[in-house]
Context: one part of a larger RNA
């Protein structure tokens, strides 16, 4: 020097754990917010940097109820307190809540400067407290232009209506390109991402001018099938229904207008209009209107729609909790819950924890029970409130107009202009009106079928920022959220915006009192402590590769 053996170091792999995450189930809640929110800023302990709490009443205060002996958060010390005259602590309501923030008296470089009204403080002047002064909406007053009346505009007063946050589902309003098509430009990705609005707990959507085929069916939405079918489609890539069945849910209603009342308004005095009541609401046409006939404030309905307020009481559920069966004993061992002997309980042998592996030792677990107070409920009753019909007749009146439809240009429709129907938009044109009108994929006829140009509706359905209990052939510290740990932190960037490492002492600190070397270090050796200290805090185990010491063999 090499190889090898041993014993270390270093250095964190494996092993074993889990306080984190994930994913999914059931119920719940789906909202906070000018009453100032989300989310900060600064303060707030006796000593107090963080973090938690809290708001100048600042780790809290007052009240109602659990609870039953400790307690003064993480979190230890010193000091000092408190509490069976029920502290701490849970739960339920209420006070207080600086400054910033929609931020709202006016500014602004957020947590900051600078006012005006008032009222207070023995308060004239400083100075300090308390209350109001943002916009816009509706509402009332005053005032008032071009312009006579008005109006529009100013000006004041009143209004807990609105503004702003918030994970994802929804609705709408714009709206791409990577890619595919083996290129590529129609086409596709895709009405996808995104970007804007708007809501609600869900949102849309919904009570046939739907469909269907000579049968017939009866809003709507989801789901399974009908189907990768019919079709569309540089007939390429690709795209892709619908009837009808079978399921979940199920619920239906209200103007408008005819005609009647009743008031306003205009005038040219019998018309026009405008407002509240009464009627009325569909397609075998239906109402008005006449004529008949009468139940009753009965019948029935009801706070989601069907006209519109709702209250009260019960019952059940959330916000705290109580009760809850049964085991000793030798033996190893540090420790027993293991072995070994005898027992016992079970509506409970889920789980967790106790010095190793416990039904009977602790929490708990099955069952039972429980609320002053506050919130909730698709359950019961009650008050209350609304509330009705039916038969003929007539054919004079009414049934949604710049609308339907078209021409043209574009856009949804599974359908790329095609034979291209249906639907919405733009631009000109512009109807009939019940013997009327849409529609059945040109168009036309026959038949059939429905009634647009107003409007409201609950379930079935989609999601999960959070709550509550539960469960996983999900992870186990390079996994599992970025983040088990004080992480969206450290640190990087002018900034948007990027974005970590980092868990394990022992069963309990019993964390090594004295003593030595030393710099009154660092480390280290004794003693001690423990089962172990090669468990000593750079702490469970402790692999490699990298580095010593010994020694063996060989060069």
């Nucleotide at each position: 020097g090499g190889c090898g053996u041993a014993c270390g170091g270093u250095g964190g792999a494996u092993g074993c754990c889990u306080u984190g995450g994930c994913g999914c189930c059931a119920a719940c809640a789906g909202a906070c917010g000018a009453c100032g929110a989300a989310g900060g800023a600064c303060g707030u302990g006796g000593c107090a940097a963080g973090c938690u709490g809290c708001g100048a009443a600042a780790a809290g205060c007052c009240u109602c109820g659990g609870g039953g002996a400790g307690c003064c958060g993480c979190a230890a010390g010193c000091a000092g307190g408190c509490u069976u005259u029920g502290a701490u602590c849970c739960g339920g309501g209420g006070a207080u809540g600086u400054c910033c923030g929609a931020a709202u008296g006016g500014g602004g470089a957020a947590a900051c400067c600078c006012a005006c009204c008032u009222c207070g403080a023995u308060g004239a002047a400083c100075u300090c407290g308390g209350g109001g002064u943002a916009c816009g909406g509706c509402c009332c007053g005053c005032u008032g232009a071009a312009u006579c009346c008005a109006u529009a505009g100013g000006c004041g007063g009143g209004u807990g209506c609105g503004a702003g946050u918030c994970a994802a589902c929804c609705c709408a309003g714009g709206g791409a390109a990577g890619u595919g098509a083996a290129c590529c430009a129609u086409c596709u990705c895709a009405g996808u991402a995104c970007c804007u609005g708007g809501a609600g707990g869900a949102a849309c959507a919904g009570a046939a001018a739907u469909c269907a085929a000579a049968c017939g069916a009866g809003a709507u939405u989801c789901c399974g099938a009908a189907a990768g079918u019919a079709g569309c489609g540089g007939c390429g890539a690709g795209c892709g229904a619908a009837a009808u069945c079978g399921g979940a849910a199920c619920a239906g209603c209200c103007c408008a207008a005819a005609c009647c009342c009743g008031g306003g308004u205009g005038c040219u005095u019998g018309c026009a209009u405008c407002c509240g009541g009464g009627g009325g609401u569909u397609g075998u046409a239906g109402g008005a209107c006449c004529g008949c006939g009468u139940g009753a404030g009965u019948a029935g309905a009801g706070u989601u729609a069907c006209c519109a307020a709702u209250c009260c009481g019960g019952a059940g559920g959330c916000u705290a909790g109580g009760u809850g069966a049964a085991c000793c004993u030798g033996c190893u061992g540090g420790a027993a819950a293991g072995c070994g002997g005898g027992g016992c309980c079970a509506a409970a042998g889920a789980a967790g924890g106790u010095g190793a592996u416990a039904g009977c030792c602790c929490u708990g677990u099955a069952g039972c029970c429980g609320a002053a107070a506050g919130c909730u409920u698709g359950c019961c009753g009650g008050a209350c409130u609304c509330g009705a019909a039916g038969c003929g007749g007539u054919a004079u009146c009414c049934u949604g107009a710049g609308u339907a439809c078209u021409a043209c240009g574009g856009g949804a429709c599974a359908c790329g202009a095609g034979a291209a129907a249906u639907c919405c938009c733009g631009u000109g044109g512009g109807a009939a009106g019940c013997u009327g009108g849409g529609g059945a994929g040109a168009c036309c006829a026959c038949u059939c079928u429905c009634c647009a140009a107003g409007g409201c509706u609950a379930a079935a359905u989609a999601c999960u920022c959070g709550u509550u209990g539960g469960c996983g052939a999900c992870c186990g510290a390079u996994a599992g959220u970025g983040a088990a740990c004080c992480a969206g932190u450290a640190c990087c960037g002018u900034g948007a915006g990027g974005g970590a490492a980092a868990g394990g002492u022992g069963a309990a600190a019993a964390g090594c009192a004295c003593c030595c070397c030393u710099g009154c270090g660092a480390g280290g050796g004794g003693a001690g402590u423990g089962a172990a200290a090669u468990a000593g805090a750079a702490c469970c185990u402790g692999a490699a590769a990298c580095c010593g010491u010994a020694u063996g063999c060989u060069u």